[in-house]
This is a predicted structure of an 84-nucleotide RNA (transfer RNA) from a Clostridia bacterium.
NCBI's taxonomy places the organism under Bacteria, Bacillati, Bacillota, Clostridia.
Its Rfam family is "tRNA". By type it is a transfer RNA.
Model confidence (mean pLDDT): 81 of 100.
RNA sequence: GCCGGUGUGGUGGAAUUGGCAGACGCGCUGGACUCAAAAUCCUGUGGUAGAAAUACCGUAUCGGUUCGACCCCGAUCACCGGCA
Numbered sequence: 001g002c003c004g005g006u007g008u009g010g011u012g013g014a015a016u017u018g019g020c021a022g023a024c025g026c027g028c029u030g031g032a033c034u035c036a037a038a039a040u041c042c043u044g045u046g047g048u049a050g051a052a053a054u055a056c057c058g059u060a061u062c063g064g065u066u067c068g069a070c071c072c073c074g075a076u077c078a079c080c081g082g083c084a
Base pairs, nucleotide, nucleotide: 001083002082003081004080005079006078007077010026011025012024019067027045028044030042031041032040046057047056048055049054060076061075062074063073064072
């Protein structure tokens, strides 16, 4: 230099026919149990605003296509692999 793959909450990792983003687990918050803890069980858990209802934003970054994009297209960045 060329080719291919990967990038999603705090973390591992799902969601591909383009149609509710974050299932499920870990971790963490609160609660139950216990003399107390561990284990176990229940509950909540992306961000911002709000008393709430709700609204908006969010899939590496920036654009594009589309009524609608994690998903398709282009460029860029990082990491991994192959070829030279």